[in-house]
Context: one part of a larger RNA
């Protein structure tokens, strides 16, 4: 010098506390573990693996098993021999394809030609690997951590290692500023620049209708700077109110993540050293399999009811998508759908009746007109193809559960909770996910003694 303390000191974060939902019990989604298998591909594993890679596993994906078949090889590029009815298509037969057989059809550039070229065979070099090594590696990412802090030049101090600065006193969200000092400055970090919200103003405007304004809708531009005012502070920095104003004191919200820590993940996204395989660890393909299931545990969705279920009537939206698409009126169908075809390459038409909410009825506390798993059955959509293993739709069946130990988790405001409602992916979907959007809209924060994590100064130590 650090690093550590059940040392001390100031200090912060929804760290506690104070409050609202909530998981831990139940059924189901889905992800691990574990077993099980032929084979249940791999990887991720305290925080920081577990609805994670997976923004789509019925083939295919697919890397796994199992059988078939193949060996210049699906793919690239050199070299050298061959090849004209050649390349290329392709009935016919065997075949589960896959891949073998071949009747018949039949080519292109160059050049007069002889001959090259391209393609195909043959052979050699070689391709191939999702095979190891993430303890060679790039690259990207997690994390601690949006924490305030991590250095350097020169000067000073010390025999060094290094210290000063970066302390001290105040402040702040911040090593943010001010003042002081042997330090004076600067550099990566904080703050601003960037986007977006919220108020005006301006411009244009084929979106709306009471047709010329305003809502909008997309370009620029303004606007906030502790600018006024009182108090407190060292006359600072800064801070307590308050006017004004849509908005304040970094307004709100996102993108950005210093030096570096865990030999932290990722060799399966890519990309790359070494190794290891090349009639196979590598190519095809048909079938299974990743969806097994005594159990475990994670992240969720439906409940357990009357602030509710059901049933009729009526009211509001943003964000997105749409042409091998999005799909209107209209007519079947109880329904899932079908049949139709208008009409958008879309402020124009569709997707698109949003739900909680509001009225008015009904239930009357009951495992029930809660709750909907489970199953039988008869449909329906998608694709070759719904058995293994898909989504809905009608009847039928109606399980566990009456608020869930010990523990546990997230939020401080347009938030948490409720409530729906679009998107990637994607034929279709196991989406209860994820990523977004609006709609209703709380409750607490006395305080920092204590849990967990972090910053700064200082002590101690037998660690580095």
């Nucleotide at each position: 010098u650090g690093g550590c303390g059940g040392g001390g000191g100031c200090c912060c974060g929804c760290a506690c506390a104070a409050g609202c939902a909530g998981c831990g019990g139940a059924g189901c989604g889905u992800g691990u573990g574990g077993u099980u298998u032929a084979a249940u591909u791999c990887g991720a594993u305290g925080c920081u693996a577990c609805a994670c890679g997976a923004a789509g596993a019925a083939c295919c994906u697919u890397a796994c098993c199992u059988g078939g078949g193949u060996u210049u090889g699906a793919c690239a590029u050199g070299c050298a021999g061959g090849u004209g009815g050649u390349a290329g298509g392709g009935a016919u037969c065997c075949g589960a394809a896959a891949g073998g057989u071949g009747a018949c059809c039949g080519a292109c550039c160059c050049g007069c030609a002889a001959g090259g070229g391209a393609g195909c065979c043959u052979g050699c070099a070689c391709a191939g690997g999702u095979g190891c090594u993430g303890c060679a590696u790039g690259g990207c990412u997690g994390u601690c951590g949006u924490c305030a802090g991590c250095u350097c030049g020169u000067g000073c101090c010390g025999u060094g290692a290094g210290g000063u600065g970066u302390c001290g006193g105040g402040u702040u969200a911040a090593g943010u500023c001010c003042c002081g000092g042997a330090a004076c400055g600067a550099g990566c970090g904080c703050a601003a620049c960037c986007c977006u919200u919220g108020c005006c103003c301006c411009u244009a405007g084929u979106u709306a209708c009471a047709u010329g304004u305003g809502u909008c809708u997309a370009g620029g531009g303004g606007g906030a700077c502790u600018g006024c005012c009182c108090g407190g502070g060292a006359c600072a920095a800064c801070u307590g109110g308050g006017a004004g104003g849509a908005a304040g004191g970094u307004g709100g919200g996102g993108a950005c993540g210093a030096c570096g820590u865990c030999a932290a993940g990722u060799c399966a996204g890519c990309a790359u050293g070494g190794c290891c395989u090349u009639u196979a660890u590598g190519c095809c393909c048909a079938g299974g399999g990743c969806u097994a299931c005594a159990c475990a545990c994670a992240c969720g969705c439906u409940a357990c009811a009357a602030u509710g279920g059901c049933c009729g009537g009526g009211a509001c939206a943003a964000c997105g998508g749409g042409u091998u698409g999005c799909c209107a009126a209209g007519c079947c169908g109880u329904g899932a759908g079908g049949c139709g075809g208008a009409g958008c390459c879309a402020a124009u038409c569709c997707c698109c009746c949003a739900a909680a909410c509001c009225c008015g009825g009904u239930c009357u506390c009951a495992g029930u007109u809660c709750g909907g798993a489970u199953u039988g059955c008869a449909g329906g959509c998608u694709g070759c193809a719904a058995c293994c293993c898909g989504c809905c739709u009608g009847c039928a069946u109606g399980a566990a559960g009456c608020u869930g130990g010990a523990g546990u988790u997230g939020c401080u405001a347009g938030u948490a909770a409720c409530c729906g409602c679009a998107g990637g992916u994607c034929a279709g979907c196991c989406a209860u996910a994820c990523u977004g959007c609006g709609g209703u809209g709380a409750a607490u924060a006395c305080g920092u003694u204590c849990c967990c994590g972090g910053g700064c100064c200082u002590u101690g130590c037998a660690c580095a």
Molecule: small-subunit ribosomal RNA, 3' major domain
Organism: Chloroflexota bacterium